This is a predicted structure of a 77-nucleotide RNA (c-di-GMP-I-GGC riboswitch aptamer) from a Deltaproteobacteria bacterium.
[in-house]
RNA sequence: UCAGCUAAGGCCAAACCCAUCGCGAGGCGGGGACGGAAAGCCACGGGUCUUUAAGGAAGACAGCCGGGUUGCCUGAA
Numbered sequence: 001u002c003a004g005c006u007a008a009g010g011c012c013a014a015a016c017c018c019a020u021c022g023c024g025a026g027g028c029g030g031g032g033a034c035g036g037a038a039a040g041c042c043a044c045g046g047g048u049c050u051u052u053a054a055g056g057a058a059g060a061c062a063g064c065c066g067g068g069u070u071g072c073c074u075g076a077a
Stems, first nucleotide, its partner, number of pairs: 001076004011036002016031003020027002034063001040069003044066003047061005
C1' cells in the first nucleotide's frame, strides 16, 4: 500500500421493549441482536427527515452515498 476467504483476541449494536430528555426528526442509559472490517470520529458535498402555512431560517441522521481523518487482527506485495 492492497485485500477481507479462514482463524483468534475482542469491538459495535438494527428492529422491538423499558426509562428519560426534546414540539419533533431524534439523543442518552438499560435490555436485545438484524447486521457491520471502520456500524470509530467529523454535517464538508449530495440525500433523507423534523419544526414552520410556506419561503427563509433553525435542527436531526455518520447503520443512505461520497469526502476528510484516526485505527485492531489476518493475508499478500